[in-house]
Context: one part of a larger RNA
Molecule: small-subunit ribosomal RNA, central domain
Organism: uncultured bacterium
RNA sequence: CUGGGCGUAAAGAGCUCGUAGGUGGUUUGUCGCGUCGUCUGUGAAAUUCCGGGGCUUAACUCCGGGCGUGCAGGCGAUACGGGCUGACUUGAGUGCUGUAGGGGAGACUGGAAUUCCUGGUGUAGCGGUGAAAUGCGCAGAUAUCAGGAGGAACACCGAUGGCGAAGGCAGGUCUCUGGGCAGUAACUGACGCUGAGGAGCGAAAGCAUGGGUAGCGAACAGGAUUAGAUACCCUGGUAGUCCACGCCGUAAACGAUGAGUGCUAAGUGUUAGGGGGUUUCCGCCCCUUAGUGCUGCAGCUAACGCAUUAAGCACUCCGCCUGGGGAGUACGACCGCAAGGUUGAAACUC
Numbered sequence: 001c002u003g004g005g006c007g008u009a010a011a012g013a014g015c016u017c018g019u020a021g022g023u024g025g026u027u028u029g030u031c032g033c034g035u036c037g038u039c040u041g042u043g044a045a046a047u048u049c050c051g052g053g054g055c056u057u058a059a060c061u062c063c064g065g066g067c068g069u070g071c072a073g074g075c076g077a078u079a080c081g082g083g084c085u086g087a088c089u090u091g092a093g094u095g096c097u098g099u100a101g102g103g104g105a106g107a108c109u110g111g112a113a114u115u116c117c118u119g120g121u122g123u124a125g126c127g128g129u130g131a132a133a134u135g136c137g138c139a140g141a142u143a144u145c146a147g148g149a150g151g152a153a154c155a156c157c158g159a160u161g162g163c164g165a166a167g168g169c170a171g172g173u174c175u176c177u178g179g180g181c182a183g184u185a186a187c188u189g190a191c192g193c194u195g196a197g198g199a200g201c202g203a204a205a206g207c208a209u210g211g212g213u214a215g216c217g218a219a220c221a222g223g224a225u226u227a228g229a230u231a232c233c234c235u236g237g238u239a240g241u242c243c244a245c246g247c248c249g250u251a252a253a254c255g256a257u258g259a260g261u262g263c264u265a266a267g268u269g270u271u272a273g274g275g276g277g278u279u280u281c282c283g284c285c286c287c288u289u290a291g292u293g294c295u296g297c298a299g300c301u302a303a304c305g306c307a308u309u310a311a312g313c314a315c316u317c318c319g320c321c322u323g324g325g326g327a328g329u330a331c332g333a334c335c336g337c338a339a340g341g342u343u344g345a346a347a348c349u350c
Base pairs, nucleotide, nucleotide: 003322004321005320006319007304008303012318014201015200016199017198021194022193023192025088026087027086029084030083031082033081034080035077036076037075038074039073040072041071042070048066049065050064051063052062053061054060091191092188093187094186095184096183097182098181099180103177104176105175106174107173108172109171110154115149116148117147118146119145120144121143125136126135162169163168206247207246209244210243211242215241216240220236221235222234223233258317259316260315261314262313263312266295267294268293269292270291271290272289273288274287275286276285277284278283299306300305323350324349325348332343333342334341335340
């Protein structure tokens, strides 16, 4: 390489859109490109295989046949794949009627709490810990009451609950806006799936410019602990955390499980719809669709476990793996203000 694989052994790209490509529902007619049959030509000789001959045999050599899986042409077949053509509705999309939602963006706004400021009451402690100390406090702290300022986050509801492609999303109101689901079956009529490159989105930290800064808090300082303590604990505290605009492009970006379609026992919760039965109401029962959990059969798995939300049975397309270390390093290239990211070896060694 072939092959075999990718939940945990190496291996699913963080996610989506989408170009080329690959692949693709039912049916009519037609072509005969692929495909299949048959015939002809060609497929050099030597070699090789089979049969036979010649050197006493063999090697060697000569003759005949085969092979030469291919190519070209003629004739024929038309199921399947394909081209062209006409139709269809179940895939896909649109419409209509409903429906749930922390989906996104902007503006406005609310209460609790922390901190700070001002004033009142009030007096010697407060704070902190395993125990302490640093720290704060008679220039009146802590505690308590009233008023004010400002920033950040939204208790209860709250939930293996909801929404989103993922990252993620939670006080309230308004405006703008994306998607889903159910029902219906009016419209289009295969318009689908996947997706190399490419484009967009992408937690936290970090970077740049300008603002903001209550609490928390890398760095830093001090106090402890300790043999030491560049830590864990304590008192402070700068960047940062917040906002606007622009970069960065990575995470155990995890379900460590790519996307799509179909098929394959049940049981039991829950969310959002629809239909039916019963019912004065509350509700209860049955069926059904989409999501989200648990248990579990067949099957699968090295085992653990998975099990209609598959890791089962199949198909289509993409990505990725191929012993450990060296190493996600070096070099080169591209991207970035930088930090660094993406791509990504080898020697050597076991």